[in-house]
C1' cells in the first nucleotide's frame, strides 16, 4: 500500500394492442443418483434411507522403584522311564492386591421448541484430580485380606468352606495452622441483603513411603511420592437480559401450581423436597395444545436486503438395544462399568447363563445410492510410567470410486491428383477437407533401465561447558553444545538415458426461446416435448444418414435449493372496472397526534473500553514446476455489553397559551325517528233501483263471468291497503331507508356573534348496536296484487313468456334471521392544489317604498372541464391529484360463496374457511373487423305498379336416383343441372366384354447383328388387330486397298429391321402441393399509400361531417396535405352533318337499248360504302341553392345533362372451379393403370328436379294473293336457270375464291275467302306403312318427307322467374360445331307495348353509429341434466393401529427412612478359662415403609389406515335431451331470498346498471 467493483432478460392469453397475472426457460450450487463414454496426476470427499439386526478381528490400558509367589522353555543330574531335582531364563511372562487412567479421544443426531443453542452478563450462591507458585509437615501403633495351598458345588458362567501372607490397601493415637466452627471488637466496599481485611479467645481436623549417592550406620542429601493451607491456571456447575420454525379449523391454562415462614437436601442459589399460611402465576406482545426440528461458526444463492440449508472441518448439547436406577470418583448418573424390567439374538446337560459396532474394518437388510475384514505408531496428539518403553482403528498413510475441484495429454509442421469413400445436387458441381494418405520432427504421458530426496526433531544414551543442592572432583536437577540412533508411506516425489505417434475422445444438441440444416424413411401411426407446440404424403420439431454447434475426460438426464420472481414488495407492490374497502355506526385495547417554556436522558447521535474462538470468506506476501491445496500477516465480523458526552427530534415530567375539539346564547330548513288520531280519491264486495245480451281478454283465440239478469249506470253500506297533483338534478338520515293531514315525545345538522373549557383529538382488532327484500314463530288482519297450484292458449315439446283464476305472502303487534349489484362496485379523518355553471339552507354588502336582480361568504348537492394522475376508460377542491395517520382486504383460473371442524340460528341457513386433483391460461381496458330477430341514411326490376312466363300437359335436354358387364369422368345453394359437350351410330371414348402386342401407337440415344433393308404384291388363319408364310425389285455416300484404270473389295456413315439397355407411355391419385385461366360478391364504389398530426400501443386522422352525384362524382368545411388502384374519360358500334373517294354499290338529270330490268354510255347529285373531320361542354337563359357543387325548367339542336349499347371487372373473399384443355411437383403402374382391334355402353327407366320447345286457340287456325330486312356463309364449297317427283329429294350444269354469282323463300304484316267455340279445320304426342339424304355402316342409336293415326292439354295449387324503351312481348333470318344430326348456343333485323304513387315491408349491397363473452368471425360462441371410461376427494354402520393424558391395581432394582430379632477382626470397657469370652460404640444382611420404571384394568380424547354403500368434483374423440347466457340473444341481464321444475332454468318480492332502442323532463357544453 491493500482489504469499495456493482442490479440484462426471454417465451406463452389476442386477429392485433396495452395492462394485470400465472406457468416455463436461460445462471449458480450439490455428500448426489441414472444413461453413454473413459488416458494420467495432485488435493479433497464418500449410508442423506433402517437410532434396522449384527458373524469375526481389533478400538484402554499402564505402572515391577508396592507386596507375595514364582509358570513355560533350555541345560545338567537322577529315574521304577510314569517322572523328579538343580541352575539359567528371572530385577521375566501371565494372574492378583494397589495407584492413576478408563468422564479424554472416537461415533451418531433418535430425542429436544428448551436457558438446548447463540450472544452479552452475573455467581457477594459454587466446585476443580493431574499442573504451577508459596508456606508448613511427612510422627506413632494395630488388625485383616486376595493371589497361593486345600476341600466342595456346577454342563458352563461362576462360586462356597478352611488355612497362610504383604503393601503407597484398611484402621486407631499424637502434633498443627492465616483451615473449619463459634464468640468478640475495629474498619473498607455495597442500592439492599450482605461482604473483604484484620485483633483476641475456645473447640476441632492430616500423612506413606520408595529409589540413587555418601555414611562414622545414628543419619545426611538428591529425586519421585504423601498430608494441610493459600494463590494461580485449567475445566466445569448454577442464574439472568435479548434472539431462536409453523398452526387460532389449538383460547383459555396451572394445584408444588405462584408467593411467604421454617426445616431438610446439594459443591452451590432455588418448591429442589417437606410442613404450615396466603391465592396467586401465565395468556391476543399468542399462554396451553398440536406438528416439525439438534443449535451455532458457517455453506449456498443473491447487487444488496433477504431466502434456503446446518455433509466434511470447528464450538456446544443430547444419546449409546428400549425404559428406570444408583455406586465409585475431582469429575459420570458412565458407548466398549454395575443392578432391575422389557423386546430380540445366542449357548445349554433345561437346572441356568451370555450379549449390545450411533468406535475402525466388515456382513445381511433397506435403498436410486455411498469404499478395504489394508500398513504403521516414523510424525502429531493422548493414557500410564522416573525412564526405557507399552497401549492408541485418535492419527499418519496406502487401497476402491471421474463423486467434486484443479492441472496435463490424446501430437507439431508441411502436404491438392482438392484421392477414395460417404452425403447432397439445379447433374455443372458442392461438402466432409490439409482432413487423410505421404514427408519431416518432438517426446508431456507411457514402457524399460539407472540415480534418488525432504518429511528427523525430540527423547534416550555417550561426552563437554555453565549452574542449583551438598562436605564432595560422587550423585542428581536445570540449561547449553557435539556425537550415536529412529521412516508406515516407499525405492514414493523428483532427475537422467533409451524406445516409439506409437496405448489414449466422447457426450448432448441443431423449430422459437438458444449457438447450430439438409436428404431419406414414416404418414395424428410410430414417436418427440422444459414452455409454446410438432406428426393426418414434400416434417430444418419423430427415426436414420451426412453436415454443423456447444462442452470436453467428460457430456447429458433426474432430483433439491437460491436466483431471475418487484410473484409477500423493509429496501420494493397493490385494492373504481383486472384478485382486493368490512353493509353501517359506536366504542375498548392498541397505533398516531397541534402550540410554547423548562427539567430528565429511555429512544437517537458521537467517542472510549471489552467481547465478537479458530477455521472459512476478503487483501497482501510466501511454499508445492502451475493451479487446486497449504502457510504467515492484515483487515473484516455491520452484533452485544460498557463508560463518557450532546440535547435538535421522539418520549417522559412540570407549567402556560388558544388556531384542533367541545359548551353556552340567538336564529333556521327538513319524506330524520316513535306513538296516537284523522281525511279524500280509487279497486273489490254486499243491498236496492234502472236496463238487456253479451261482458272480459288477446297478436289471434280460449278458459272465465252472464237470461238464476252479468258488463254498463244510480243510490246506500262494508272493509283493507296505498297516499295522485305538489315532486325536483330537491330535502333528511351513519347505512338500510324515509312522502296524505294533525298533535305529542325525540335525535342529528346548518348559520351568526360573543363568552367559556383548555388538546379534552383522529383511527379503531375484539365487543356492542342498527341493518332492504325474502323467510321463520305466536296472535290478529286480508281490499288489491300475487310465488306455489289449476285451467286455457302458444309450441316439435312449453313444467315458460301471454290469458283466466288463485293460496302462502304482502299489512299490524311482539320475537327471530343478519344476508343483497347492502354500489359511488371508490373505508375514515386532516391539510394543500387553476376554473366555469346550476341548485338547496343560512348570513353579510349594495340598492329599493318594498320585492327581485347583483357582489361576497359558510354548509350541502349536480354537471362540464385544466394541471396532475391512470393500463386505458376515466377521475379531476364531493379526486381515482399531492401528502400524513389508523383500520379492513388481495396474491393465477377451476375445485370452492365447497368439505371437515368450531361458533350462531327454531329452521332455512349464516360466519370463519382448506386440501387432493386439474388447466396454461382465467381476466381488465381499448382497437380493427364480422355479426345483431339494434338504430339512422342511401341504392338496386329489391318491393310496389304493370307485361309476359315457370310450377299443371306432351315432348326435347341436363341432373339426381335406380338399374347395368359398363351405363367413363368432372360440375352440386345463389355462383351445378340445353354446364365442360361449337354437336356420343363407328371414330370421338376416357367405360365394359372378348381377342392381341411388350423398347412398345409416339421421341431421343447407346451397343451388337443383318443389308435380299424399306416399300410393293400375294397366300393361310381370323371379327379385326395380329400371327405364320410366299413372291418381286434390288439402296446411297466412300477414308482407303487391289489391280485388269474402271471394275472389285472395303473401314466408317446414312437409312431400315432384329435383339439389348437407358427409357417411352398413363383421361392413374392429389385443384387441400401448384402455374395459368375462370366464376362470384359486383360495374358494387370502394381499396390503399407517402409525409405530417394524435394515441404508450394495436390503430386513428386523411376516407368522418354539411350538401350533391350513377359514382370516395364534385363543392364547402376540417390536422391534415398530397398521391395511387378503382369511378369517369380516352377505344368500338350506333344516332346528325361535312369533306375526300366512287367499284362489284347508287342513278336525279342527259343519252342508247329492251316487252321489261342501272342492261349500256355516262354521272357523284342521292342512297350506300369507308376514311378523315365537325358536333354536346350544364356552353346559354330563368328559378332554387351557401354567391359553391349541383338541381328544376326553357331556348337552340339530329342528339341534353353518362344520348343509347358494348368492351373494360380495384384491394380482396369463397383452401370456390379446373391435374380430363395445356403446363407442372410428388406418389403410383411398367408382358400393364401402357398400346391395338371387334362388339357393346355413355341413348337404360317405377320415379324426383332444373332449363326449354309446342300448345291449350278466333288479337286464332287453314287456303290463295301481295310487300318490306339486316347480318352472315360459300372451292372436299355455295349451287342458278331448266326437267322429274305430292314431298324429302333426284337429274342438270351456268355463275362465283364473292358490295359482281349462289345460299335466299324473309316471317309476322296487308288483301280476299273458309272455320264459329267444339277436345274443334285447336293442339300435335304416339303408333302403322311407304320413302329421301348423309355415311364402310342408321338394329341397339340419325335427320327429313309423304299417307294414315290423333294422346294429354280447356290458362295451370303452394310457390316462383324475367323485364323500365326500340325494352318486354312477338315474328322470322343467319352462323359456329358438323359426313349427317339443333326445340340448345351465338348473332341479325321486322312489328312493337303497359307501368313506376312511392321506399312501410321482403332480398342484396354501401356509409355512419351502437352492443358483443364472436375473430374458423352467428353455419359463431356456449350452459346444465343424463349415459360411458378414468382420477383424486368428502360422508359412512363398522374395523385395525398410533400418540399423549386421567383414575385405580400391582410394583422390580435402587436411594432415603425405620427396625424386635440376627451377624460383625481393628476402637473403648470389663472379665478371665486371655491364639479367648462378654458388653458398648459403630456397621451389615434381612424385614417394613415412602417414591417409582415396566405391566394390568376402565372410560374417554386426538390422529391415521381401511370399508359395503353414498355425495358432489375434475378430465375425456365426432354420445343423448333441450337452448339458459353473449346482439334488445329473440321474455334485458344480474344480486339476495322463497317456492317449483328432466335439465339448463322459471316465477314471486326487493335491489343494481355492469341494459339496447325510442320519446319526454332537467342539467351541461358550443354558438
Nucleotide at each position: 500500500a491493500c482489504a469499495a467493483u456493482g442490479g440484462a432478460g426471454a417465451g406463452u392469453u389476442u386477429g392485433a394492442u396495452c395492462c394485470u397475472g400465472g406457468c416455463u426457460c436461460a445462471g449458480g450450487a450439490c455428500g448426489a443418483a441414472c444413461g453413454c463414454u473413459g488416458g494420467c496426476g495432485g488435493c479433497g470427499u464418500g449410508c442423506u434411507u433402517a437410532a434396522c439386526a449384527c458373524a469375526u478381528g481389533c478400538a484402554a490400558g499402564u505402572c515391577a522403584a508396592g507386596g507375595a509367589g514364582a509358570a513355560c522353555g533350555u541345560a545338567u543330574u537322577c529315574u521304577u522311564c510314569g517322572g523328579a531335582a538343580u541352575a539359567c531364563u528371572a530385577u521375566u511372562a501371565a494372574a492378583c492386591u494397589g495407584g492413576c487412567g478408563a468422564a479424554c479421544g472416537g461415533g451418531u443426531g433418535a430425542g429436544u421448541a428448551a436457558c438446548g443453542c447463540g450472544u452479552a452478563g452475573g455467581u457477594a450462591a459454587c466446585u476443580u484430580g493431574c499442573c504451577u507458585u508459596a508456606a508448613a509437615g511427612u510422627u506413632u501403633g494395630g488388625g485383616a485380606u486376595a493371589a497361593c495351598u486345600u476341600u466342595g458345588g456346577g454342563a458352563a458362567a461362576c462360586u462356597g468352606g478352611a488355612g497362610c501372607u504383604a503393601a503407597u490397601a484398611c484402621c486407631g493415637g499424637a502434633u498443627a495452622a492465616u483451615g473449619c466452627a463459634g464468640u468478640u471488637a475495629a474498619u473498607u466496599c455495597u442500592c439492599a441483603g450482605g461482604u473483604g481485611u484484620a485483633u483476641a479467645c475456645u473447640g476441632u481436623u492430616a500423612a506413606a513411603g520408595c529409589g540413587g549417592g555418601c555414611u562414622u550406620c545414628g543419619g545426611c542429601u538428591c529425586g519421585c511420592g504423601c498430608u494441610u493451607u493459600a494463590a494461580g491456571a485449567u475445566a466445569g456447575g448454577c442464574c439472568u437480559g435479548c434472539g431462536u420454525c409453523c398452526g387460532a379449523u389449538u383460547a383459555g391454562u396451572u394445584u408444588g401450581u405462584u408467593g411467604g415462614u421454617g426445616a431438610g437436601g446439594u459443591a452451590a442459589a432455588g418448591g429442589c423436597u417437606c410442613a404450615c399460611c396466603a391465592a396467586g402465576g401465565c395468556g391476543a406482545u399468542g399462554a396451553u395444545c398440536g406438528g416439525u426440528a439438534g443449535c451455532u461458526g458457517g455453506u449456498u444463492u443473491g447487487a444488496g436486503a433477504g431466502g434456503a440449508u446446518g455433509a466434511u472441518c470447528a464450538g456446544c448439547c443430547a444419546c449409546a438395544c428400549u425404559g428406570g436406577g444408583a455406586u465409585u470418583g475431582a469429575g459420570a448418573u458412565a458407548c466398549g462399568g454395575c443392578c432391575c424390567a422389557g423386546a430380540c439374538u445366542c449357548c445349554u446337560a433345561c437346572g441356568g447363563g451370555a450379549g449390545g459396532c450411533a468406535g475402525c474394518a466388515g456382513u445381511g437388510g433397506g435403498g436410486a445410492a455411498u469404499u478395504u475384514u489394508g500398513c504403521a505408531c516414523a510424525a502429531u496428539g493422548g493414557g500410564c510410567g522416573a525412564a526405557a518403553g507399552c497401549c492408541u482403528g485418535a492419527u499418519g498413510c496406502a487401497g476402491c470410486a471421474a463423486c467434486g475441484c484443479c492441472g496435463c495429454g490424446u501430437g507439431a509442421c508441411c502436404g491438392a491428383u482438392g484421392a477414395a469413400g460417404c452425403u447432397u445436387u439445379u447433374c455443372g458441381g458442392a461438402g466432409c477437407g490439409u482432413a487423410a494418405a505421404g514427408g519431416u520432427c518432438u517426446g508431456u504421458c507411457g514402457u524399460g533401465a539407472g540415480g534418488g530426496a525432504a518429511g528427523a526433531a525430540c527423547a534416550a544414551c555417550u561426552u563437554g561447558g555453565a549452574u542449583g543442592c551438598a562436605a564432595a572432583u560422587a550423585g542428581u536437577g536445570u540449561u547449553u553444545g557435539a556425537g550415536u540412533c529412529u521412516g508406515a508411506c516407499g525405492g514414493u516425489a523428483c532427475c537422467u538415458c533409451a524406445c516409439a505417434a506409437g496405448a489414449a475422445a466422447g457426450c448432448a444438441c441443431c423449430g422459437g426461446c438458444u449457438a447450430a440444416c439438409u436428404u431419406c424413411g414414416u404418414g395424428c401411426c410410430a414417436g418427440c416435448a422444459g414452455c409454446c407446440g410438432c406428426g393426418g404424403u414434400a416434417a430444418u420439431a419423430c427415426g436414420a444418414g451426412g453436415g454443423g454447434u456447444g462442452c470436453u475426460a467428460g457430456c447429458g438426464u433426474u432430483g433439491u435449493c437460491c436466483g431471475g420472481a418487484a410473484u409477500u414488495a423493509c429496501u420494493g407492490g397493490g385494492c373504481g372496472u383486472a384478485a382486493a374497502g368490512g353493509g353501517u355506526g359506536u366504542c375498548u385495547a392498541g397505533g398516531c397526534g397541534a402550540u410554547u417554556a423548562g427539567g430528565u436522558a429511555a429512544g437517537u447521535u458521537g467517542u472510549u473500553u471489552g467481547u465478537a474462538a479458530a477455521a472459512u470468506a476478503c487483501c497482501c506476501c510466501g511454499g508445492c514446476u502451475u493451479a487446486a491445496c497449504c502457510g504467515g500477516g492484515g483487515a473484516c465480523c455491520u452484533g452485544c455489553a460498557u463508560a463518557c458526552a450532546a440535547a435538535a427530534c421522539u418520549a417522559u415530567c412540570u407549567g402556560g397559551a388558544u388556531a384542533g375539539a367541545g359548551u353556552u346564547u340567538g336564529g333556521g330548513a327538513g319524506a330524520g325517528g316513535a306513538a296516537a288520531g284523522u281525511g279524500g280519491a280509487a279497486u273489490u264486495c254486499c243491498u236496492g233501483g234502472u236496463g238487456u245480451a253479451g261482458c272480459g281478454g288477446u297478436g289471434a283465440c280460449a278458459u272465465g263471468c252472464g237470461u238464476a239478469g252479468a258488463u254498463a249506470u244510480c243510490a246506500g253500506g262494508a272493509g283493507g291497503a296505498a297516499c295522485a297533483c305538489c315532486a325536483a338534478a330537491a330535502g333528511c338520515g351513519a347505512a338500510g331507508g324515509c312522502a296524505g293531514c294533525u298533535u305529542u315525545c325525540u335525535g342529528g345538522c346548518c348559520c351568526a356573534a360573543a363568552a367559556c373549557u383548555g388538546a379534552c383529538g383522529c383511527u379503531g382488532a375484539a365487543g356492542c348496536a342498527c341493518g332492504a327484500a325474502a323467510g321463520c314463530g305466536u296472535g290478529g288482519g286480508g281490499a288489491g296484487c300475487a310465488a306455489a297450484c289449476a285451467g286455457g292458449a302458444u309450441u316439435a315439446g312449453a313444467u315458460a313468456c301471454c290469458c283466466u283464476g288463485g293460496u302462502a305472502g304482502u299489512c299490524c303487534a311482539c320475537g327471530c334471521u343478519g344476508u343483497a349489484a347492502a354500489c359511488g362496485a371508490u373505508g375514515a379523518g386532516c391539510a394543500c392544489u387553476u376554473g366555469g355553471u346550476g341548485u338547496u339552507g343560512g348570513g353579510a354588502g349594495a340598492u329599493u317604498c318594498g320585492a327581485c336582480c347583483c357582489u361576497c361568504u359558510c354548509a350541502g348537492u349536480g354537471c362540464c372541464g385544466g394541471a396532475g394522475u391512470u393500463a386505458a376508460c376515466g377521475c379531476a377542491u364531493u379526486a381515482a391529484g399531492u401528502g400524513c395517520u389508523c383500520c379492513g382486504c388481495c396474491u393465477g383460473g377451476g375445485g370452492a360463496c365447497u368439505a371437515c371442524g368450531a361458533c350462531c340460528g327454531c329452521a332455512a341457513g349464516g360466519u370463519u374457511g382448506a386440501a387432493a386433483c386439474u388447466c396454461a391460461a382465467a381476466g381488465g381496458a381499448a382497437u380493427u373487423g364480422a355479426c345483431g330477430g339494434g338504430g339512422a341514411c342511401c341504392c338496386g326490376c329489391a318491393c310496389a305498379a304493370g307485361c309476359g312466363g315457370u310450377g299443371g300437359a306432351a315432348c326435347a335436354u341436363g341432373u339426381g336416383g335406380u338399374u347395368u358387364a359398363a351405363u367413363u369422368c368432372g360440375a352440386u345453394g345463389c355462383a351445378a343441372c340445353g354446364c365442360g359437350a361449337a354437336g356420343a351410330a363407328c371414330c370421338u371414348u376416357a367405360c365394359c366384354u372378348g381377342g392381341g402386342c411388350u423398347u412398345g401407337a409416339c421421341a431421343u440415344g447407346u451397343c451388337a447383328g443383318u443389308g435380299a433393308a424399306c416399300a410393293u404384291u400375294c397366300u393361310g388363319u381370323g371379327a379385326a388387330a395380329g400371327c405364320a408364310g410366299a413372291a418381286c425389285u434390288u439402296u446411297c455416300u466412300g477414308c482407303g486397298a487391289g489391280c485388269u484404270u474402271g471394275c472389285u473389295c472395303a473401314a466408317a456413315g446414312a437409312c431400315a429391321c432384329u435383339g439389348u439397355c437407358a427409357c417411352a407411355g398413363g383421361u392413374g391419385a392429389u385443384g387441400c402441393a401448384u402455374g395459368g385461366c375462370u366464376g362470384u360478391c359486383g360495374u358494387c364504389a370502394g381499396c390503399u399509400c407517402g409525409u405530417g398530426u394524435c394515441g404508450u400501443g394495436a390503430g386513428a386522422u386523411g376516407u368522418u361531417g354539411g350538401g350533391u352525384u350513377a359514382a370516395g362524382u364534385c363543392c364547402c368545411g376540417c390536422a391534415a396535405c398530397g398521391a395511387g388502384c378503382g369511378c369517369a374519360a380516352c377505344c368500338c358500334c350506333u344516332g346528325u352533318u361535312u369533306u375526300u373517294a366512287g367499284u362489284u354499290g347508287c342513278c336525279a338529270g342527259c343519252a342508247c337499248a329492251u316487252a321489261a330490268u342501272g342492261g349500256u354510255g355516262g354521272g357523284g347529285a342521292c342512297u350506300c360504302u369507308a376514311a378523315a373531320a365537325a358536333g354536346a361542354c350544364u356552353g346559354c337563359c330563368u328559378g332554387g341553392g351557401a354567391u359553391a357543387a349541383c338541381c328544376a325548367g326553357g331556348a337552340g339542336g339530329a342528339a341534353g345533362g353518362u344520348g343509347g349499347g358494348g368492351a373494360u371487372g380495384a384491394u380482396g373473399u369463397c383452401a370456390a372451379g379446373u391435374c380430363a384443355g395445356u403446363a407442372u411437383g410428388u406418389c403410383c403402374c411398367u408382358u400393364a393403370u401402357g398400346u391395338c382391334c371387334a362388339g357393346g355402353g355413355c341413348u337404360a327407366c317405377a320415379c324426383a328436379c332444373g332449363u326449354g320447345u309446342u300448345a291449350c286457340a278466333a288479337u286464332g287456325g287453314c287456303c290463295a294473293g301481295u310487300a318490306c330486312a339486316a347480318a352472315g356463309g360459300g372451292u372436299u364449297g355455295c349451287c342458278a336457270a331448266c326437267c322429274c317427283g305430292c314431298g324429302a329429294g333426284g337429274g342438270g350444269g351456268a355463275g362465283c375464291c364473292a358490295a359482281u354469282c349462289c345460299c335466299a323463300a324473309a316471317a309476322a304484316a296487308c288483301u280476299g275467302g273458309c272455320c264459329c267455340c267444339a277436345g274443334u279445320u285447336c293442339a300435335g304426342a304416339u303408333u302403322g306403312g311407304a320413302g329421301u339424304c348423309u355415311g364402310c355402316a342408321a338394329c341397339u342409336c340419325g335427320a327429313c318427307u309423304c299417307c294414315a293415326u290423333g294422346a294429354a292439354g280447356g290458362a295451370g295449387g303452394a310457390a316462383u322467374c324475367g323485364c323500365u324503351a326500340g325494352u318486354a312481348a312477338u315474328c322470322g333470318c343467319g352462323c359456329a360445331u358438323c359426313a349427317g344430326c339443333a326445340c340448345g348456343g351465338c348473332g341479325c333485323g321486322g312489328u312493337g307495348a303497359a307501368u313506376a304513387c312511392g321506399u312501410u315491408c321482403c332480398c342484396g349491397g354501401g356509409u355512419c353509429u351502437u352492443g358483443u363473452a364472436c375473430a374458423c368471425a352467428c353455419c359463431g360462441c356456449c350452459c346444465g341434466u343424463c349415459a360411458c371410461g378414468c382420477c383424486a376427494u368428502g360422508g359412512a354402520a363398522g374395523u385395525c393401529g398410533g400418540c399423549a393424558g386421567u383414575a385405580c391395581c400391582c410394583g422390580a432394582a435402587g436411594c432415603c427412612a425405620g427396625u424386635c430379632g440376627c451377624c460383625u477382626a481393628a476402637c473403648c470397657c470389663c472379665g478371665u478359662u486371655u491364639u479367648c469370652g462378654g458388653g458398648g460404640a459403630a456397621g451389615g444382611a434381612g424385614c417394613u415403609g415412602u417414591c417409582u420404571a415396566a405391566g394390568g384394568u376402565a372410560a374417554g380424547g386426538c390422529u391415521g389406515g381401511u370399508a359395503a354403500c353414498u355425495g358432489g368434483g375434475g378430465c375425456g374423440a365426432a354420445g343423448u335431451c333441450g337452448u339458459a347466457a353473449c346482439a334488445a340473444g329473440g321474455u334485458a341481464g344480474c344480486c339476495g331470498u322463497a317456492c317449483c321444475g328432466g335439465a339448463a332454468g322459471g316465477u314471486g318480492c326487493g335491489g343494481c346498471u355492469g341494459g339496447a332502442u325510442c320519446a319526454c323532463c332537467u342539467c351541461c357544453u358550443u354558438u